[in-house]
RNA sequence: GGGCCAGUGGUCUAGCGGUUAUGACAUCACCCUUACAAGGUGAGAGUCGACGGUUCGAAUCCGUCUUGGCCCA
Numbered sequence: 001g002g003g004c005c006a007g008u009g010g011u012c013u014a015g016c017g018g019u020u021a022u023g024a025c026a027u028c029a030c031c032c033u034u035a036c037a038a039g040g041u042g043a044g045a046g047u048c049g050a051c052g053g054u055u056c057g058a059a060u061c062c063g064u065c066u067u068g069g070c071c072c073a
Base pairs, nucleotide, nucleotide: 001072002071003070004069005068006067007066010025011024012023018056027043028042029041030040031039049065050064051063052062053061
């Protein structure tokens, strides 16, 4: 330098162009316990990597950039 893949709460992750972006772990509150752990109930936490474009509507489609991984040279 060229090709391919990926970027979504703190972490991992689901998500046919159309409901308030899914679940697990973690965190917080309450219940349970003598207490802790486990368990139960609930809550908070997301500029969907950035900027443009297409569309009535974009996490999703297109372009450029950026970060990371793999391959080739």
This is a predicted structure of a 73-nucleotide RNA (transfer RNA) from Candidatus Iainarchaeum sp. Taxonomically the source falls in Candidatus Iainarchaeum (Archaea, Candidatus Iainarchaeota, Candidatus Iainarchaeia, Candidatus Iainarchaeaceae). Its Rfam family is "tRNA". Rfam classes the family as a transfer RNA. Its family is annotated with triplet codon-amino acid adaptor activity in the Gene Ontology.